Predicted 3D model of a 1502-nucleotide RNA (small-subunit ribosomal RNA) from an uncultured bacterium.
C1' cells in the first nucleotide's frame, strides 16, 4: 500500500466483491504439553435437593441436648438427682440480615458521565466538652390448659434485662421578639491496698458500653448547566399545566400536596408522540478525525415471579422481611396453608452454543464478638472446554546404490528425495523413582520499656524472644532411571492469491467470496502424485470497523456520469465596508482544581522467556475557578463615504394593463359571367359539382392572426412579448452634481408569478383541429397520406401549477493575456458631406491565451482563481410507485419509501460494422446491343420418395455435367450369402525348403479344400549328399497389424471466396491521460496507396506495376523429317541442288508518353499527333497482400483423442450406386428456307500413337471385318477438317423440319453387355410451331456459329480441357438494382442490421399494495369499581407505667366513615402487527403468441 468487475478496446463516474485485524463465538476434521485468562450473548423461561447471614452466656430469664464434678442406687453395666463448671437448643435484647453476590427486564431521563451548588441527614469510626442520679409497671421464655390434619392460633399463670416507661439534672441543643418553654441515658466485665458490709458487695481503679452536644471522615438525598439513538410519512403539546400568595409535608428545596388568585408554561436550536436502548470508564478497528461496540475487571443506576404498599430502621419502601391483589407450582382431613435460584452448584426447557449437585475459610475482605472464636457458594483454591492469548514440543547430525513403492514420462527419463534405511548422538515434554518450597503474618505465650493508676494488679502502646496456623498439595521447582522413544494436522493450488500435473466425468454429477468453470482433450468438478500456507492447531460460517475520499470536520460532487427549486420578492438564520474608543463574551497566554481505579504508552521489577502480575512516570484532547493580553470577530458609543440608495437631466425598447382602429388573407352569404368537370394523391377513392360547382366580377357578413420591415436586433425575474393610435404604469442604461450615511448580500418556512394542455360559469367560433366518420395503403392498419369534422384554439372571470419551465449551467462580490463583430448612451481627436479613428460604460454573440476539464468542451456573459448564502445527489431496477398527509371541483399535483431482484446501470471519447445518411470513383452492376436459360424430347447431377442397399461428401453467390480426367465385374466404401481370425499387404527376428512358389486334376458360386509335380547359383564330393547363398514362400512367436470408423468445431497440408478488388502494416518521431491518431488524410491524376505537390512527419515492408510464359514486328545463328526463288529432274520438293521466302528453336532488338502541339500549378499526368508492326499496363496467361467466412475437405495425403479386434478388419460371388408419382440446377437436340436433303470443290491449328497409331488393298449398305507397308514420329499414321464456296431439290406443312420412343438385324470391346455399354442398319416418327413470371452470358478477333484433338479409357461424352475456322452489333450515360473503394455523418450494433431491442397475452413462481372483515399488542377519553397501606376524622367497645386518694383524666388499641390508590369492569377513540374470498401493478424465468414501438433520417425524426 491496493486488487477483481461495465468496453471490441480506452478514460471517467459508479456499484458489487476480496485482500487486514478483531470476537464471551459456533460448526467440520484434526488434537502432544505446560502457563495465564475466559466460559447462558437465547427464554427477567419453570425450578427437585444441598448450602449461600448470622453471631453475642462480658445485655437477659434459664437449662431441652453435650461433657465435666459432686451426690444417690445397684455386684456391675447402668440408672435417677444436681446451673457447681464447660457450654448451650428456643426465647427476650443488641447489632447486623440496605453490605457482599446476581441479572438488565424496564427506563430517552426522576438515569449516565463532565463541573459546579445549597436548603439536609449521616449507625458503626476518629476528636472535643459534659453527664451516667433514682424509681415504676409490664412481657416472652417456662407452667397449665384449648382449637387444628397442618401451619399455627387463643386462654390463663410465673419471671429477668443494654426492652419499655416516667421522675431529677442538663453544658450543650431545640422552640420563642423576648420573657420564658421543651427534651436524656443502661449497665456489663477485669482487678484491687486502705474503709463499710453477714453476705451478695459497697467504693477505688480500668476496660467494654449508654445519653447529650461541637466538629470530622464516611456514605446517602436534592439541585443547575453541558453532553447522550432513531423517526417529521409525529408539529403542535399542557389544567397542577405555569407563576403567585397562604398552608402542609420532608432529614432538606420545591406544584411534593391543598386552598384561593392570575393566565401562563414548552416548541422548527425539534416539543408532543412512535420505536430502540442501561450508562460509564473502557472494548475492538483505524495512520488520523472517526465508525461499531459496552461479555469478563471496575463506578453508577435500575430491579428481585407480576403489581401495588407501607412498616421497622442511621439507612430500605428491603433478592434469601411484612401485607394485599394476580398468575403459577406443592401440601391438605377440602376446612385451610406453604413457595419465589436475575447468589453457588444443579435439574428441565430454549437454542448453532457456554463448565463440578467439588475442597477450604491457610490468605484477602466481610459480619457479631472483650476476646478465643463462629459465620462467610464473598474468596481463594481444584474440575471440565484448544475457547482465546503465550511458550515448549513431536529429534539431531551423517546418509546417493540418488534403494523399494508411489506418480508422471517425449520410454531417454524425471519426481517424490538426503526423504526413508542404515549408521553415530541427545532426551525438552510424555512415563518410573527420590528430594522439595514461597504463599505465614498476625493473635497467644514470656520478657524489658512507656501511659493510666493508690497499686509492683489490670489494661493500652513500643521493642525483643518464643511458638501454633496451608484449602491448594507431596503442587511449582529439582536429581535420577529408561529410551527416538510418548506426540501433525488442517485447508489451499483458473485470476484476484503463494502453489501443476494425470485420470475419471461429459452443460450431467458438482463448484463458487468476484469474475466464472463444466456440452470428450477441464491447471477452476471428483480422485491421486506433487506442491504452497498456517501449524495443535486449520477451515467455513456469523458479526464489527478497515480497505470505502463509498456521506467527503480532516477529505467529495452537481453543463453532457446521480444532482441547481420554473422565476422572482421576502422572514426567521448565516454572512458582511472603513476610522476612533470602551468592554473583553469569544480568541491567545499563565495559574490552580478536578478529570476514580484499572485499561492504553514510557520506564523498572517478579515468574528460566513470554503471555500474566507489579512499582513509578507521563497522558487523559475536557470541565470549572482565577490573574493577564487585546491584533482580529462579537458588543456599547461616535464618525466615514468607496457598498447600496435618493434628487435632479436625458436614451432606447415586441415591458404591462386597458381604450379605440386599419388593411391583405381564409370561410360564408347574395347577385353576375360561365360550362363540365372540381378537389385530392406515390396513385386513387371518400367529398363537391347539370338542382350549374370550380373559375371569374361585384357588394356583404363574421371571426382569428398581424406579411415585408425582422436582425445569434430589443425588452422582460423567469414563463414570454411583434399591425397603427390613445391613456394608464414597471423596470433598465448614460453623464455629471447634490443628498442619505452600511440603509448590505443571500434566503429554510412564507407569499407571488408561472407556456401548453386541462377544469367551472358566460360568450364568441373564420380558419385550424385531438375524438369520431368515411376513403385508401397493407397480411393487418384501431397509423402515418386524403376528404370531413366536435371540444379546443379567442374573450371575461375563476381554478389548475406542471414542462427537455435548457445555457439541461442557482444568486452576489472581486481578481485574471487577447482579437473581430452587433445594440444603447458618453467623452476625446478628426472632418464640405457620406462617413473615420481612438478611449470609456451597460448588453448580446463568435474565436480564442493562461487555467480547468474524464473527454467533449468552458474561457472577464467561466465550467478560470476565491469569498458568502442557499438548493440538491450518493449503483440500476422496483419507482416518482405504495402507504400516509396536504392542496386541487376534477384530472391530478405535492411530500416519498420498503421488502424483491441485478453486477452492472451511465458518462465521453476509439476503432471498426451498419444506416430504407451525405460525397467521390469503379466493375457485363445497370444502360445500349447480341445470344440464351425458364415452355419441349433426350442427357447429367441434385432433392425427394423407394429399396436389402439406392455407399458416402459437396448446400445462397462459393453444393446440384462437382469430388468422378469415364459405376458391367473390378473400381466399391453399400446390401444379401459363403470364408478366414497375429489376420489380405509391409518391416525385423527365429526355424523350415517340402506341408512352398509355379504347373496340373478334382470339389465348390468363387473364395477356399484335397491331391500330384517339384526351385537357382557357388564351393566340396563319383555319387547320394554336405556347407554356403539368391529368390519365393509355409510354419513358429513377439514387436507389430488393419479400419473410407468417429471428430474438418481438436489439426497440418490442400482448396474456395471477397478478389487481381487497391489495399494492409511497421520502425522512429509527433500528438493525445488513454483507446488510439498521425504517416495512409487533403488537392490533382491512374487500371492501381500509379505518380506529382501540399502537410509534423520522415522511411520502410507485403500487396500494385515489372522481371516470367505465350502471342504480334525485325534482324541474326542453325537448315532436317521444314522450305522451293532461282538451275536440273519429276505424276509427286520425288530427286540433285540451295537456306533467299515461309517455317521451326535458340539468341537478340523494338515500345520508354521517348518525340511535337494543347491543358494542368511550370508538376504529375491527360488530350491530340507524327513516326511505327505495335501506343500509353499492345492482347492473353501464370502470379492471389494482412485478413473473413470455427467456409469445404480426417473418403487424396499426414495427424491428435475416442471407438472397433472370431471384427466397424480381411477374402469372395452375386445384387445395389443406373430405382421413379415428383421438383430443381447445368447441357445438348430442336422447333426450320441465313434452313434441311443431294453431289462436288476448298481452306486450319494444336495434339497424339509400340500392351500404340495403323496407311494401301480386299469384303461388307454400313458399324465394322481381313490383312498389314510405314512410324518410337517437322518423315509414317490418326486426318475426312466442318460452316464456306458451286450446282440440284424441298416450298412453309408437325413438312423431305425435327428426331424422341419402340420394334428386329447386327458390329465392336471385354472373362462377361440380363440388370446395365457404344455404333451400325432397316422400320417406328413422340413432344416441339421461338417458349409465363423471372433470369444467365458477353465489350473484339470477342459474342454468336462451325468443326478438330486430348485426358481419363479393354470399350463407354451431349461433360471437361484445349485448337483452330468464319466473325457481328453497342456503350448516351452513371439517375436507378447488385458488388467493391475512399472521405464523411449518425449509432443505444461489437457473435457487429441474419444486429439490438420494447410492450400486451399465455404458464411458473416470489415479495408488496388494496380489500367485506376477523384476531391480538399499546395506549387516549369518559364513567364504574375499589383490597391492602397511609392519611384524616370518629371511636359508643377495651386499656398496665404518668395525673389524680377516688371518680375520673392524659394517651394509646380495636372498630366505624372519608380521601388517595393497584388488579379488574364498561362505553368509546387512537395506533400498530398478523390473517382475509378476491383484486392490482411489479421482479424473475427454456428458443411461448402476437405484432415492430426505439437505436441508422430505424424507414412518419426522437
Nucleotide at each position: 500500500a491496493g486488487a477483481g468487475u461495465u468496453u471490441g478496446a480506452u478514460c471517467c463516474u459508479g456499484g458489487c466483491u476480496c485482500a487486514g485485524a478483531u470476537u464471551g463465538a459456533a460448526c467440520g476434521c484434526u488434537g502432544g504439553c505446560g502457563g495465564c485468562a475466559u466460559g447462558c450473548c437465547u427464554a427477567a423461561c419453570a425450578c427437585a435437593u444441598g448450602c449461600a447471614a448470622g453471631u453475642c452466656g462480658a445485655a437477659c430469664g434459664g437449662c431441652a441436648g453435650c461433657g465435666c464434678g459432686g451426690g444417690g442406687a445397684g455386684c456391675a453395666a447402668u440408672c435417677c438427682c444436681u446451673g457447681g463448671c464447660g457450654g448451650c437448643g428456643a426465647g427476650u435484647g443488641g447489632c447486623g440480615g440496605a453490605c457482599g453476590g446476581g441479572u438488565g427486564a424496564g427506563g430517552a431521563a426522576u438515569g449516565c458521565g463532565u463541573c459546579g451548588g445549597a436548603a439536609u441527614c449521616u449507625g458503626c469510626c476518629c476528636u472535643a466538652u459534659c453527664g451516667u442520679g433514682g424509681g415504676g409497671g409490664a412481657u416472652a421464655a417456662c407452667c397449665a390448659g384449648u382449637c387444628g390434619a397442618a401451619a399455627g392460633a387463643c386462654u390463663g399463670g410465673c419471671u429477668a434485662a443494654u426492652a419499655c416507661c416516667g421522675c431529677a439534672u442538663g453544658u450543650g441543643a431545640c422552640c420563642g421578639a423576648g420573657a420564658g418553654g421543651u427534651g436524656a441515658a443502661a449497665g456489663c466485665g477485669g482487678g484491687g491496698g486502705a474503709c463499710c458490709g453477714c453476705a451478695a458487695g459497697g467504693c477505688c481503679u480500668c476496660g467494654c458500653g449508654c445519653g447529650a452536644u461541637g466538629g470530622g471522615a464516611u456514605g446517602a438525598g436534592c439541585c443547575g448547566a453541558c453532553g447522550c439513538c432513531g423517526g417529521a410519512u409525529u408539529a403542535g403539546c399542557u389544567a397542577g399545566u405555569u407563576g403567585g400568595u397562604g398552608g402542609g409535608g420532608u432529614a432538606a428545596g420545591a406544584g411534593c400536596c391543598c386552598a384561593c388568585c392570575a393566565a401562563g408554561g414548552c416548541g422548527a436550536c425539534g416539543a408532543u408522540c412512535c420505536g430502540u436502548a442501561g450508562c460509564u470508564g473502557g472494548u475492538c478497528u483505524g495512520a488520523g478525525a472517526g465508525g461499531a461496540u459496552g461479555a469478563u475487571c471496575a463506578g453508577c443506576c435500575a430491579c428481585a415471579c407480576u403489581g401495588g404498599g407501607a412498616c421497622u430502621g442511621a439507612g430500605a419502601c428491603a433478592c434469601g422481611g411484612c401485607c394485599c391483589a394476580g398468575a403459577c407450582u406443592c401440601c391438605u382431613a377440602c376446612g385451610g396453608g406453604a413457595g419465589g435460584c436475575a447468589g453457588c452448584a444443579g435439574u428441565g426447557g430454549g437454542g448453532a452454543a457456554u463448565a463440578u449437585u467439588g475442597g477450604a475459610c491457610a490468605a484477602u475482605g466481610g459480619g457479631c464478638g472483650c476476646a478465643a472464636g463462629c459465620c462467610u457458594g464473598a474468596u481463594c483454591c481444584a474440575g471440565c472446554a484448544a475457547u482465546g492469548c503465550c511458550g515448549c514440543g513431536u529429534g539431531u547430525g551423517u546418509g546417493a546404490a540418488g534403494a523399494a513403492g508411489g506418480c508422471c514420462u517425449u520410454c531417454g527419463g524425471g519426481u517424490u528425495g538426503u526423504a526413508a534405511a542404515g549408521c553415530a548422538c541427545u532426551u525438552u515434554u510424555a512415563u518410573c523413582c527420590g528430594g522439595a518450597a514461597c504463599g505465614a503474618a498476625a493473635a497467644g505465650c514470656c520478657c524489658a520499656g512507656g501511659g493510666u493508676g493508690a497499686a509492683c494488679a489490670g489494661u493500652c502502646c513500643u521493642g525483643g524472644g518464643u511458638g501454633c496456623u496451608g484449602a491448594c498439595g507431596g503442587u511449582a521447582c529439582u536429581g535420577g532411571a529408561u529410551g527416538a522413544a510418548u506426540a501433525a494436522g488442517c485447508a489451499c493450488c483458473g485470476g484476484c492469491u503463494a502453489a501443476c500435473u494425470u485420470c475419471g466425468u461429459g452443460c450431467c454429477a458438482g463448484c463458487a467470496g468476484c469474475c466464472g468453470c463444466g456440452g470428450u482433450a477441464a491447471u477452476a468438478c471428483g480422485a491421486a502424485g506433487g506442491g504452497u500456507g498456517c501449524a495443535a492447531g486449520c477451515g467455513u460460517u456469523a458479526a464489527u470497523c478497515g480497505g470505502a475520499a463509498u456521506u467527503a470536520c480532516u477529505g467529495g460532487g452537481c453543463g453532457u456520469a446521480a444532482a441547481g427549486c420554473g422565476u422572482g420578492c421576502g422572514u426567521a438564520g448565516g454572512c458582511g465596508g472603513u476610522c476612533u474608543u470602551u468592554u473583553a463574551a469569544g480568541u491567545c497566554c499563565g495559574u490552580u482544581g478536578u478529570g476514580a481505579a484499572a485499561g492504553c504508552c514510557c520506564u523498572g521489577g517478579g515468574c528460566u522467556c513470554a503471555a500474566c502480575c507489579u512499582g513509578g512516570g507521563a497522558a487523559u484532547g475536557g470541565c470549572a475557578g482565577u490573574g493577564g493580553a487585546u491584533a482580529c470577530u462579537g458588543a456599547g458609543a461616535g464618525g466615514c463615504u468607496g457598498g447600496a440608495g435618493u434628487g435632479c437631466g436625458g436614451u432606447a425598447g415586441a415591458g404591462g394593463a386597458g381604450g379605440g382602429u386599419g388593411g391583405a388573407a381564409u370561410u360564408c352569404c347574395c347577385g353576375g359571367u360561365g360550362u363540365a368537370g372540381c378537389g385530392g394523391u406515390g396513385a386513387a377513392a371518400u367529398g363537391c359539382g347539370u338542382a350549374g360547382a370550380g373559375a371569374u366580377c361585384g357588394g356583404g357578413a363574421g371571426g382569428a392572426a398581424c406579411a415585408u420591415c425582422a436582425g445569434u436586433g430589443g425588452c422582460g425575474a423567469a414563463g414570454g412579448c411583434g399591425g397603427c393610435c390613445c391613456u394608464c404604469u414597471g423596470g433598465a442604461c448614460c453623464a455629471g452634481c447634490a443628498c442619505u450615511g452600511a440603509c448590505g448580500c443571500u434566503g429554510a418556512g412564507g407569499c407571488a408569478c408561472g407556456a401548453a394542455a386541462g377544469c367551472g360559469u358566460g360568450g364568441g367560433g373564420a380558419g385550424c383541429a385531438a375524438a369520431c366518420a368515411g376513403g385508401a395503403u397493407u397480411a393487418g392498419a384501431u397509423a402515418c397520406c386524403c376528404u370531413g369534422g366536435u371540444a379546443g384554439u379567442c374573450c371575461a372571470c375563476g381554478c389548475c401549477c406542471u414542462a427537455a419551465a435548457c445555457g439541461a449551467u442557482g444568486c452576489g462580490a472581486a481578481c485574471u493575456g487577447g482579437a473581430c463583430g452587433c445594440u444603447g448612451g458618453g467623452c476625446a481627436c478628426a472632418a464640405c458631406u457620406c462617413g473615420g479613428u481612438g478611449c470609456u460604460c451597460a448588453g448580446u454573440g463568435u474565436c480564442g491565451a493562461a487555467g480547468c476539464u474524464a473527454a467533449c468542451g468552458c474561457g472577464u456573459u467561466a465550467a478560470g482563481u476565491u469569498c458568502g448564502c442557499c438548493g440538491c445527489c450518493u449503483g440500476g431496477g422496483g419507482a416518482g410507485u405504495a402507504c400516509g398527509c396536504u392542496c386541487g371541483c376534477a384530472a391530478g399535483a405535492g411530500u416519498g419509501a420498503a421488502a424483491c431482484u441485478c453486477a452492472a446501470a451511465g458518462g465521453a471519447a476509439u476503432u471498426g460494422a451498419c444506416g430504407g445518411g451525405g460525397a467521390c470513383c469503379c466493375g457485363c452492376a445497370c444502360a445500349a446491343g447480341c445470344g440464351g436459360u425458364g415452355g419441349a424430347g433426350c442427357a447429367u447431377g441434385u432433392g425427394g420418395u423407394u429399396u436389402a442397399a439406392u455407399u458416402c461428401g459437396a448446400c445462397g453467390c462459393a453444393a446440384c455435367g462437382c469430388g468422378a480426367a469415364g459405376a458391367a465385374c473390378c473400381u466399391u466404401a453399400c446390401c444379401u450369402g459363403g470364408g478366414c481370425u497375429a489376420g489380405a499387404a509391409u518391416g525385423c527376428g527365429g526355424u523350415g525348403g517340402a506341408u512352398a512358389a509355379g504347373u496340373c486334376u478334382c470339389a465348390g458360386a468363387g473364395a477356399u479344400g484335397a491331391g500330384a509335380u517339384g526351385a537357382u547359383c557357388u564351393g566340396g564330393g563319383u555319387a547320394a549328399c554336405c556347407a554356403g547363398u539368391u529368390c519365393c514362400u509355409g510354419c513358429c512367436u513377439g514387436c507389430a497389424a488393419g479400419g473410407u470408423g468417429c471428430u474438418g468445431c481438436a489439426u497440418g497440408g490442400c482448396u474456395g471466396u471477397c478478389g487481381u478488388c487497391a489495399g494492409c502494416u511497421c520502425g522512429u518521431g509527433u500528438c493525445g491521460u488513454g483507446a488510439g491518431a498521425u504517416g495512409u488524410u487533403g488537392g490533382g491524376u491512374u487500371a492501381a496507396g500509379u505518380c506529382c505537390c501540399g502537410c509534423a512527419a520522415c522511411g520502410a515492408g507485403c500487396g500494385c506495376a515489372a522481371c516470367c510464359c505465350u502471342u504480334a514486328c525485325c534482324g541474326u545463328g542453325a537448315g532436317u523429317u521444314a522450305c522451293c526463288a532461282u538451275c536440273a529432274u519429276u505424276u509427286a520438293g520425288u530427286u540433285g541442288g540451295g537456306u533467299a521466302c515461309u517455317c521451326u528453336c535458340g539468341c537478340g532488338g523494338a515500345a520508354c508518353u521517348g518525340c511535337c502541339g494543347g491543358u494542368g500549378a511550370u508538376a504529375a499526368a491527360c488530350c491530340g499527333g507524327a513516326g511505327g508492326a505495335a501506343g500509353g499496363u499492345g492482347g492473353g496467361g501464370a502470379u492471389g497482400a494482412c485478413g473473413u467466412c470455427a467456409a469445404g475437405u480426417c473418403c487424396u495425403c499426414a495427424u491428435g483423442g475416442c471407438c472397433u479386434u472370431u471384427a466397424u478388419g480381411u477374402c469372395c460371388a452375386g445384387g445395389g450406386c443406373u430405382a421413379c408419382a415428383c421438383a430443381c440446377g447445368u447441357g445438348c437436340u430442336a422447333c426450320a428456307a441465313u434452313g434441311g436433303c443431294u453431289g462436288g470443290u476448298a481452306c486450319a491449328a494444336a495434339c497424339u500413337g509400340u500392351u500404340g497409331c495403323a496407311a494401301a488393298a480386299u469384303c461388307g449398305c454400313g458399324a465394322g471385318a481381313u490383312u498389314g507397308a510405314g512410324c518410337c514420329a517437322a518423315u509414317c499414321g490418326g486426318a475426312a477438317a466442318a460452316a464456306a464456296c458451286c450446282a440440284g431439290u424441298c416450298u412453309c406443312a408437325g413438312u423431305u423440319c425435327g428426331g424422341a420412343u419402340u420394334g428386329c438385324a447386327g458390329u465392336c470391346u471385354g472373362c462377361a453387355a440380363c440388370u446395365c455399354g457404344a455404333c451400325u442398319g432397316c422400320a417406328u416418327g413422340a413432344a416441339g410451331u421461338u417458349g409465363g413470371a423471372a433470369u444467365c452470358g458477353c465489350u473484339a478477333g470477342u459474342a454468336a456459329u462451325c468443326g478438330c484433338a486430348g485426358a481419363u479409357c479393354a470399350g463407354c461424352a451431349u461433360g471437361c480441357u484445349g485448337c483452330g475456322g468464319u466473325g457481328a452489333a453497342u456503350a448516351c450515360g452513371u439517375u436507378c438494382c447488385c458488388g467493391g473503394g475512399u472521405c464523411u455523418u449518425g449509432u443505444a450494433c461489437a457473435c457487429a442490421c441474419c444486429g439490438c431491442c420494447c410492450g400486451u397475452c399465455a404458464c411458473a413462481u416470489c415479495a408488496c399494495g388494496a380489500a367485506a372483515g376477523u384476531g391480538g399488542g399499546c395506549u387516549g377519553u369518559a364513567c364504574u369499581a375499589g383490597a391492602a397501606g397511609a392519611c384524616g376524622u370518629u371511636g359508643a367497645g377495651c386499656u398496665a407505667a404518668c395525673c389524680g386518694u377516688a371518680a375520673g383524666g392524659a394517651g394509646g388499641c380495636a372498630g366505624g366513615c372519608g380521601u388517595u390508590c393497584a388488579c379488574g369492569g364498561u362505553a368509546u377513540g387512537g395506533u400498530u402487527c398478523a390473517u382475509g374470498a378476491u383484486u392490482g401493478g411489479g421482479g424473475u424465468g427454456a428458443a411461448g403468441u402476437c405484432g415492430u414501438a426505439a437505436c441508422a433520417a430505424g424507414g412518419u425524426a426522437a
Rfam family: Bacterial small subunit ribosomal RNA. The sequence is in RNAcentral, with records from ENA and SILVA.